[in-house]
RNA sequence: GCCCCCGUAGCUCAGCCAGGAAGAGCGCGGGCCUUCGGAGCCCGUGGUCGCGGGUUCAAAUCCCGCCGGGGGCG
Numbered sequence: 001g002c003c004c005c006c007g008u009a010g011c012u013c014a015g016c017c018a019g020g021a022a023g024a025g026c027g028c029g030g031g032c033c034u035u036c037g038g039a040g041c042c043c044g045u046g047g048u049c050g051c052g053g054g055u056u057c058a059a060a061u062c063c064c065g066c067c068g069g070g071g072g073c074g
Stems, first nucleotide, its partner, number of pairs: 001073007010026004020057001027045006050066005
């Protein structure tokens, strides 16, 4: 230098191909239960979807550029 994959909640990741309300588990907060509870149950809490631009009525999703991480080739 070229190619591929990844970047979404505090953490681990779905969702992207084929555009149409941003999700799960864990965590965190509160309550119930309990001798106590870190176990169990219930409720709540969660986001510039890496950044910028483009397309579109509408973008996490499509297109372009860039940044960061990983891998391959030279």
Molecule: transfer RNA
Organism: Ignicoccus hospitalis KIN4/I